[in-house]
RNA sequence: AAAUUUUAAACGCUUAAUUCUAUACAUAGAAGCGGGGGAACCAAGUAUCUGGGGUGAAUCCUUUUACUUUUAGGAUGGGUUACCCUUUAUCCCUAACCCGACAGCUAACCUCGUAUGCGUAAAGGGGAGUUGUA
Numbered sequence: 001a002a003a004u005u006u007u008a009a010a011c012g013c014u015u016a017a018u019u020c021u022a023u024a025c026a027u028a029g030a031a032g033c034g035g036g037g038g039a040a041c042c043a044a045g046u047a048u049c050u051g052g053g054g055u056g057a058a059u060c061c062u063u064u065u066a067c068u069u070u071u072a073g074g075a076u077g078g079g080u081u082a083c084c085c086u087u088u089a090u091c092c093c094u095a096a097c098c099c100g101a102c103a104g105c106u107a108a109c110c111u112c113g114u115a116u117g118c119g120u121a122a123a124g125g126g127g128a129g130u131u132g133u134a
Stems, first nucleotide, its partner, number of pairs: 011119003018031005032114006042104001051102001052099004059075004077093003083127006
């Protein structure tokens, strides 16, 4: 000096997933944020096994295959530069789960969640802010 591994703290990213209070060391409540159900009006206009629907960016096509599964590719959609927005570019993802015959929108009202997983190329334009000098 470089690389790898482990631990702790701080910071940051994805995301709704953060903060506070109490009690007494484990539970509960509240705020904030997010989701679902649910009138009129509007929409829909004959569906009811080719079931239907919800959260989420995560859906479609072709190919391969052991045809429930798996391989490869494309389109589509989403995320990332340590102030914010945007353009180019790079890299990554394009899953998983739930309801249980059933749900359009939807005020009042009812109800649920507040996990997890990770560690950042670079350049251009516009805006905001801080510091220094005169």
Predicted 3D model of a 134-nucleotide RNA (c-di-AMP riboswitch aptamer (ydaO/yuaA leader)) from Alkalibaculum bacchi. Its Rfam family is "c-di-AMP riboswitch aptamer (ydaO/yuaA leader)". For this family Rfam cites "New RNA motifs suggest an expanded scope for riboswitches in bacterial genetic control" (Barrick et al., Proc Natl Acad Sci U S A, 2004).